Predicted 3D model of a 155-nucleotide RNA (c-di-AMP riboswitch aptamer (ydaO/yuaA leader)) from Actinacidiphila reveromycinica. Its Rfam family is "c-di-AMP riboswitch aptamer (ydaO/yuaA leader)". From the family's description: This family represents a conserved RNA structure found upstream of the ydaO and yuaA genes in Bacillus subtilis and related genes in other bacteria. The ydaO/yuaA element is thought to act as a genetic 'off' switch for the ydaO and yuaA genes in its native state. It is believed that the element may be triggered during osmotic shock leading to activation of ydaO, a predicted amino acid transporter gene, and members of the yuaA-yubG operon which code for KtrA and KtrB K+ transporters. Rfam links the family to the GO terms regulation of gene expression and cyclic-di-AMP binding. The RNAcentral record of the sequence draws on Rfam. The coordinates come from a structure-prediction model, not an experiment, and the mean pLDDT is 76.

This record gives sequence, structure tokens and C1' cells, in this order.
RNA sequence: GCACCGCCUCCGCCUAAUCCGGCCACCGGCCGGAGCCGGGGACCCAGGAGCACUUCGGGGUGAAUCGGGGCAGACGCGACGAGCGCCGGCCCCGUAGGGCGACCUUCCCCGCCCGAACCCGUCAGCUAACCCGGUCGGCGGUCCACGGAAGGAGU
Repeated sequence: GCACCGCCUCCGCCUAAUCCGGCCACCGGCCGGAGCCGGGGACCCAGGAGCACUUCGGGGUGAAUCGGGGCAGACGCGACGAGCGCCGGCCCCGUAGGGCGACCUUCCCCGCCCGAACCCGUCAGCUAACCCGGUCGGCGGUCCACGGAAGGAGU
């Protein structure tokens, strides 16, 4: 000097997931509050001939829905054929929708990404009062990180 790994601080991003205070056996744990977020829950509205029926169940958080194609597999039909239907798995291409581009917000342009996962447990439309919960986790960091307009903030 370079490369790799680990730790700390700082800056930035997704997300509701941040801030303040108190206590304790103290680099952690517990409790409370504020802010933010989610759920349940009337009249009215929606719905509505009546009755029965929860398996084609139904519902929730979330941007994460809706299609098309290919591969082989199981099942059914067909005539033991060609072929057709259907189910899940894997791999692609799109798409409703969502995120980022560095002072902030909005709009335009361009570019790069995501388009998952999980939960309730037979049950919930909306919904004032009221009631009940959550406040995790995951990434990037000097090249990427750019242009325009309006309004701000700061210097």
C1' cells in the first nucleotide's frame, strides 16, 4: 500500500415499526406515555320473497393481483391409439399495483427494481361511542446518487 473478515459510530432506503420517561439483578430486561399502524364494533346505507345450508367455506395484514406459455408427473374420458379435460410442482413472459434515483413535498421525463410471505379458525359488510392489539425485521453507503417545474426549509 492492497485485499478479506469482524466491531462501533454516522448517513441513507423498504416497512406502521419512531421518540420520551421510569425501574431493575444494568451495554440487557421490564413498565408507562406520545406519535404512527392494524383489527373488532350501531342507527343509516348495502343486502333483501321466505326457509334451510359453514368445504365451491369465509375472512385479515400487505404493493404483492390477474393472465399466457413451456417441462415432466398423477387422475379421468377415449378404442389399450391420436387426442381432450383437470390438479398440483418447476421454469419463463407479461400485468393491476408498489418502491428507489441524496435538503423536503408535489408534478413531469428517464432509468433501475418488487409484484412475496404470513395470519384467523367456521367467524367478522360499512360503522359513532366503545373495545382489543402492533411498534418487528431486512438492506445499502461515496461509482451508483439525473434532468426540468412549482412551493418550502436551511445556509